[in-house]
RNA sequence: GCUAAACACUCUGGAGAGACCGGUUCAAUCCGGCGCCGAAGGGGCACGAAGCGAUCCGCUUCCAAACUCUCAGGCAAAAGGACAGAGGGGCGCCC
Repeated sequence: GCUAAACACUCUGGAGAGACCGGUUCAAUCCGGCGCCGAAGGGGCACGAAGCGAUCCGCUUCCAAACUCUCAGGCAAAAGGACAGAGGGGCGCCC
């Protein structure tokens, strides 16, 4: 001086669903009850690949998502938030 991918960090944008009912009850927490959301995280599956077997089939393993499940989390605001854009540290390279 340069610096790809991934990643830490910073800034910006960022959806969905009851400020639900009761406990002397704004919110949050706690106890009880019903209804919902999917974009923290997590689980599941395709194509395909490999192996095995009794081989035109079967079984097992690996394997994706914004699909799906709803464990977790969430359902005014705040916070969080997959993902996107920008910045940029650094691994590394050259002199």

This is a predicted structure of a 95-nucleotide RNA (Glycine riboswitch aptamer) from Dyella soli. The RNAcentral record of the sequence draws on Rfam.